Small-subunit ribosomal RNA, central domain from Ophioderma brevispina, 529 nucleotides, folded computationally.
The full RNA is in RNAcentral, with records from ENA and SILVA.
The source organism's lineage runs through Eukaryota, Metazoa, Myophiuroidea, Ophiodermatinae and Ophioderma.
[in-house]
Context: one part of a larger RNA
RNA sequence: CUGCAGUUAAAAAGCUCGUAGUUGGAUCUAGGGCUUAGGCUAACGGUCCCUCGCAAGGGGUGCACUGUUUGACCUAGCCUCCCUCGCGGUUUGCGCCCGGUUCUCUUAACUGAGUGCCGGGUGCGACCGGAACGUUUACUUUGAAAAAAUUGGAGUGUUCAAAGCAGGCGCAACAGCCUGAACAGCAGAGCAUGGAAUAAUGGAAUAGGACCUCGGUUCUAUUGCGUUGGUUUUCGGAGUCCGAGGUAAUGAUUGAGAGGGACUGACGGGGGCAUUCGUAUUGCGGUGUGAGAGGUGAAAUUCUUGGAUCGCCGCAAGACGACCGACAGCGAAAGCAUUUGCCAAGAAUGUCUUCAUUAAUCAAGAACGAAAGUUAGAGGUUCGAAGGCGAUCAGAUACCGCCCUAGUUCUAACCAUAAACUAUGCCGACCGGCGAUUCGCCGGCGUUACUCCAAUGACACGGCUAGCAGCUUCCGGGAAACCAAAGUUUUUGGGUUCCGGGGGAAGUAUGGUUGCAAAGCUGAAACUU
Repeated sequence: CUGCAGUUAAAAAGCUCGUAGUUGGAUCUAGGGCUUAGGCUAACGGUCCCUCGCAAGGGGUGCACUGUUUGACCUAGCCUCCCUCGCGGUUUGCGCCCGGUUCUCUUAACUGAGUGCCGGGUGCGACCGGAACGUUUACUUUGAAAAAAUUGGAGUGUUCAAAGCAGGCGCAACAGCCUGAACAGCAGAGCAUGGAAUAAUGGAAUAGGACCUCGGUUCUAUUGCGUUGGUUUUCGGAGUCCGAGGUAAUGAUUGAGAGGGACUGACGGGGGCAUUCGUAUUGCGGUGUGAGAGGUGAAAUUCUUGGAUCGCCGCAAGACGACCGACAGCGAAAGCAUUUGCCAAGAAUGUCUUCAUUAAUCAAGAACGAAAGUUAGAGGUUCGAAGGCGAUCAGAUACCGCCCUAGUUCUAACCAUAAACUAUGCCGACCGGCGAUUCGCCGGCGUUACUCCAAUGACACGGCUAGCAGCUUCCGGGAAACCAAAGUUUUUGGGUUCCGGGGGAAGUAUGGUUGCAAAGCUGAAACUU
C1' cells in the first nucleotide's frame, strides 16, 4: 500500500498563480485462409454394463472406452509478414542442371522413358560457433542462484506427546534384505530465458531519410607484363563523404462533449481614474413664535428669556448612497450599488476559423486579502472603544441615558488575521424528475410599437449551452440532522494537493523566521485525566 477519516464528533491552507514532484485523451496488425491439433456441443453407430427374455430380439443408461460426420463455439499452430547479413564448421535433408554408369521397358539406333549409384556445379534449409545489432526500458513467464537450523508440510507408535530422523522385514542359521533422511516457501536487487497486451520512449518535414545502380575521391595489397628497382594503369579489397540517376502508394494519424488562440454582438452593484447628483445629519447666518425642550420603564445628568425646542429662507462641511433591491448579477477570494466620461480586463454564448496534447493538481516561491491595529499627512459630519457623568442595583468597573479621546473618511506605506462559513479542496466521468430565473444563441402559428407591408424592437410560446438557486423522490448514502452530493465505499483503487488521531496543559514554553510595534508563521514536553 491493500484498507481510515476531514458539513456538524479531531480535521480542507482566506483566495489565486506557480517550479520541482505526481498523473495524463483516442489512434498504427486486424481480418481472412489451411483444417493442422486439442477441447466442447449435436447426430448416427460399435464395444462394455443393466434389464425383460429359453432363444431370436426389444428397452435403458453410464457417457466407461471408441469410430464417422457436423458446428455463427473455444484455444493453440502454420500461411497471408520481418526473422537479418556475410564468415567458419557439421549434416548431406530437399530441389535443379551437367557428365559418367547399373538395371528394366522401348527404339532401326546409347534412341527415348524410368530406376539406382558415382562425380562436379548451383539454390534453399537444419545445427554449432562468431559478428553487426533487431529503438530502449518497465511488466510478466520459466530457469539457475539464494547456508543450515527455524516455519509450513510428507513419512515414521519417541508407550502417547513435546521431540527425534529415524526405522521396517526376516530364515534352520541373527546369514541377510528393504527403504527414508521428501517437498514448499525464501521480499527486493542482480543473471539467463519465452511473451509483446498494458505504460513509457525513439524514428523521415529545411529530408543531411530508406534501398539499388553508376561515377568521383582517399588508402591498400596480390598475380602478371623475362629478372631487380622506380613510376603508373586495370582488376581485387577497404574507407569516406561528394555527385548523378532509379525504385517506393515515397515520408505529416485524427482534430478529444481536453486545452490554448483569433473573431463576434451583447452582458454585468467586476476593477482603476476623473466627473456629477441626492436627501438626511451637524454647524452657522437671517427671520417668526414664546417656555419649556431632550431623554426614559420611570427619571436625572444636558440645553433654555443672553430665546432652547419648533417653523420658514439660505450657506458650509464631511460622511452616506434609502425606495428600486430580489433565495437577482459580477468578481479568485476579500468584496462590489447616484450620474456621466475615459482606460484596460473578463466569464459565458455563437463559430463547417486556427494550433495540435500544448493538460490537471501542486512542496519551494509569489500576488491579492474584511474589520481592528501601526506610521506620516489631509480631513474631522455622524457614530463612538478608553475616560467622565446620570440612572439601575446588594454591588455595576455593564445593559439604558448625556458628553467625549483614539478611531470611523481620504492619500501614501505596513500588518496578513476572522464563525475569511457552503464550518463542505481542485480537475474529470457517471447516476432521477420538474418548474422558475440570469446572460448569450436558435426556432417558428401569435400580441403589440414605429405605420401601411418588409425589417427591427418589446412581450408571449418552445429549445440549446453556461450560471445563482429552488422544489420533489425509497438513486444511493449517512450516527442522524440531512445531502443529486455529503451518491457511484468491505462489490473498498479516476487524477492530485493539504490535513486529523482521547480531553487538558496549549496554539503555551523554547528555538528559528517575518514585522516599526501589536503580533503572525513554525511549534513541543513534563505533568494531569

Rfam family: Eukaryotic small subunit ribosomal RNA. Gene Ontology terms of the family: structural constituent of ribosome and ribosome. On this family, see Yusupov et al., Science 2001: "Crystal structure of the ribosome at 5.5 A resolution".